RNA sequence: GUACUAGUAGCUCAGUGUAGAGCGUCGGUCUUGUAAACCGAAUGUCAGGGGUUAAACUCCCCUUUAGCACU
Repeated sequence: GUACUAGUAGCUCAGUGUAGAGCGUCGGUCUUGUAAACCGAAUGUCAGGGGUUAAACUCCCCUUUAGCACU
């Protein structure tokens, strides 16, 4: 230098144009108390910028970080 893969909630990850799960956190019920169980709540600049679209994690372009391969 070229090509590929990855970047989404505190953590681990799904996600085929109209953002979710598990664990965790907080509050409540239960208990003498703790744990467990049950109910409820908060989660997010979807790596950054721009474009298309009524609407973009998703489609297009550029940039950036990490990993791997080739030269």

Predicted 3D model of a 71-nucleotide RNA (transfer RNA) from Nemipterus japonicus. Rfam family: tRNA. Rfam describes the family as follows. Transfer RNA (tRNA) molecules are approximately 80 nucleotides in length. Gene Ontology term of the family: triplet codon-amino acid adaptor activity. It is annotated as a transfer RNA. RNAcentral records the identical sequence in 2 taxa. The RNAcentral record of the sequence draws on ENA. The organism belongs to Nemipterus, within Eukaryota.